[in-house]
């Protein structure tokens, strides 16, 4: 340069049928406990890399850009 995959919560992810955002783990409380992990219950924390666009409605689908990974000249 070309092809591909990928970006969603502090981390790894899931959300494959558009109807609007979840799970582990980590954080905080509380319960247990002599007490400290373990258990158990409860909260906080993201609007989904960026911008257009189409739809009555995107995290999802289209065009552009920007990062990351991988093949390949």
């Nucleotide at each position: 340069g070309g092809c591909g995959a990928g970006a969603u919560a502090g981390c790894u992810c899931a959300g494959u049928u558009g109807g609007a955002a979840g799970a582990g783990c980590g954080c905080c409380g509380c319960g247990c406990u002599c007490a400290u992990a373990a258990c158990g219950c409860g909260g906080a924390g993201g609007g989904c890399g960026a911008g257009g666009g189409g739809u009555c409605g995107g995290g999802a689908c289209c065009c552009u850009c920007u990062c990351u990974c991988g093949c390949u000249a």

This is a predicted structure of a 73-nucleotide RNA (transfer RNA) from a Streptosporangiaceae bacterium.
It matches the Rfam family "tRNA". Rfam classes the family as a transfer RNA.
The sequence is in RNAcentral, with records from ENA.